[in-house]
RNA sequence: ACUCGAAAAUGGCAAACCUGUCGAAAGGCAGGGACGCAAAGCCAUAGGGUCUAAAGCAUUACCUCAAUGCGAUGACAGCCUGGCCGCCGAA
Numbered sequence: 001a002c003u004c005g006a007a008a009a010u011g012g013c014a015a016a017c018c019u020g021u022c023g024a025a026a027g028g029c030a031g032g033g034a035c036g037c038a039a040a041g042c043c044a045u046a047g048g049g050u051c052u053a054a055a056g057c058a059u060u061a062c063c064u065c066a067a068u069g070c071g072a073u074g075a076c077a078g079c080c081u082g083g084c085c086g087c088c089g090a091a
Stems, first nucleotide, its partner, number of pairs: 004089002012037002017032006035078001041084003046081003049076003056070005
């Protein structure tokens, strides 16, 4: 230094759920809260996957409201692979 990851140390993050807030929604952010995490740090303009379905389009109905389907340009890095960066050091 690389691989690797301990009943080690120092610290870190924070699922569900609750409250507030933004959003059409998925979901985001803030506070509380801890299921877990050695990258649960960053990248969604690297690939796959998943979620939502606003605009729009189609169909049906219609005075209007509307219903259903399609629809990513919206999301998820705590789904997988990949990329970038990084703390500690027993075997």
Molecule: c-di-GMP-I riboswitch aptamer
Organism: Bacillota bacterium